[in-house]
RNA sequence: AGAGUAGAACAGAUGGCCGCUGCUUUACCAGAUUGGUAAAGGGGAGGAAAGUCCGGGCUCCACAGGACAGGAUGCUGGCUAACGCCCAGUCUCGGCAACGAGGAGGAAAGUGCAACAGAGAGUAGACCGCCUUAUACAAGGGUUUGUAUCUUUGUAAAAGGUAAGGGUGAAAGGGUGAGGUAAGAGCUCACCAGUCCCGUCGGUGACGGUGGGAGCUAGGCAAACCCCAUCCGGAGCAAGACCAAAUAAGGGAAGUUUGAGGGCUGUCCGCCCGAGUUCCCGGGUAGGUCGCUUGAUCUUGAUGGUAACAUCAAGGCUAGAUGAAUGGCCAUCGUCCUGAGACCCUCUAAUUAAGGGCCAAGGGAAACAGAACCCGGCUUAUGAUCUGCUCUAACA
Numbered sequence: 001a002g003a004g005u006a007g008a009a010c011a012g013a014u015g016g017c018c019g020c021u022g023c024u025u026u027a028c029c030a031g032a033u034u035g036g037u038a039a040a041g042g043g044g045a046g047g048a049a050a051g052u053c054c055g056g057g058c059u060c061c062a063c064a065g066g067a068c069a070g071g072a073u074g075c076u077g078g079c080u081a082a083c084g085c086c087c088a089g090u091c092u093c094g095g096c097a098a099c100g101a102g103g104a105g106g107a108a109a110g111u112g113c114a115a116c117a118g119a120g121a122g123u124a125g126a127c128c129g130c131c132u133u134a135u136a137c138a139a140g141g142g143u144u145u146g147u148a149u150c151u152u153u154g155u156a157a158a159a160g161g162u163a164a165g166g167g168u169g170a171a172a173g174g175g176u177g178a179g180g181u182a183a184g185a186g187c188u189c190a191c192c193a194g195u196c197c198c199g200u201c202g203g204u205g206a207c208g209g210u211g212g213g214a215g216c217u218a219g220g221c222a223a224a225c226c227c228c229a230u231c232c233g234g235a236g237c238a239a240g241a242c243c244a245a246a247u248a249a250g251g252g253a254a255g256u257u258u259g260a261g262g263g264c265u266g267u268c269c270g271c272c273c274g275a276g277u278u279c280c281c282g283g284g285u286a287g288g289u290c291g292c293u294u295g296a297u298c299u300u301g302a303u304g305g306u307a308a309c310a311u312c313a314a315g316g317c318u319a320g321a322u323g324a325a326u327g328g329c330c331a332u333c334g335u336c337c338u339g340a341g342a343c344c345c346u347c348u349a350a351u352u353a354a355g356g357g358c359c360a361a362g363g364g365a366a367a368c369a370g371a372a373c374c375c376g377g378c379u380u381a382u383g384a385u386c387u388g389c390u391c392u393a394a395c396a
Base pairs, nucleotide, nucleotide: 001392002391003390004389005388006387007386008385010383012333013332014331015330016329017328018327020044021043023041024040025039026038027037028036029035030034046368050379051378053377054376055375056374057373058236059235060234061233070232071231072230073229074228075089076088077087078086090104091102092101093100094099105227106226110225111224112221113220127166128165129162130161131160132159133158135156136155137154138153139152140151141150142149174192175191176190177189178188179187193217195214196213197212198211199210200209201208202207240290241289242288243287250281251280252279253278254277261273262272263271264270297316298315299314300313301312302311303310304309335365336364337363338362341359343357344356345355346354
């Protein structure tokens, strides 16, 4: 310098002006609760607020206990309020390495599945090949005077044996070598791989090292059904609680057919209708209040632990809106990109050439995104910076 890998912290700063939305104080207005207006002060998004994929708090409903069904998880040990997250390790796989990934229980409980190709795809399978047998034909040889007969080789079709070799396939029922055989085969033996069983050493454990034995090999898929182990009640802040205009049902009290009340009318008389009327409770729509942000909280430090994390001490309070605020402009500085031009160095006899360094007027850029009860995670989106480590190359 290039390529890679792991992690950390940040999400521009300061000032001014103009706004938006809550809170507090003061003043004024309306008789008061309370509301309105004005001024001042102070607060006002995130690392993911997102997806709503897991886990919990909180709230209401349900609930004796158990079982079935359904769902989730699945190496070991920790951590935690809890988790499928996280931490540390084991094994396997990928990478030269730093490092990364794992959907990591059971396929000797059962059922099932495997396209195409292939003879055969799971209590294996004879297509080619190899071997044996008997037959036919051809050629050669032995015997014979000659035929018959015997034998060797080749060819043809048939029956049988054979899983060494070929061929098909992602996958063909351990591998290599020797013996063995008509040819072959764990058929036998040696070594190796793997499985299971019994020991032993290390480890809390997954597991690792090592010794012996067995049958000689039991294939893949459980993100197919299934089996085993563990865990799981449902709905969600539109949860839920309270206040309460309006309205119906219902309840109570008072007056009332000895006419309450209503209509006609400026008033009285009169005429007409006439069984309800008034008040209170109740109910809970509109609206409002609470829930609501002091919490498994944050920062710093100490201690324990490899770590996740835990404990202790000190300090801090950091949005709480509800058709839903949190914004815009300007100036200066910072970061990054570009860069008129100036200066310096190397090479050279020399240069306005070539290569490199440094300063710099001016110009430009700054992402993803938007709280809605609150936390712990995961996943996804995204800007620029810094650090550790690995590999390769060159120079000293």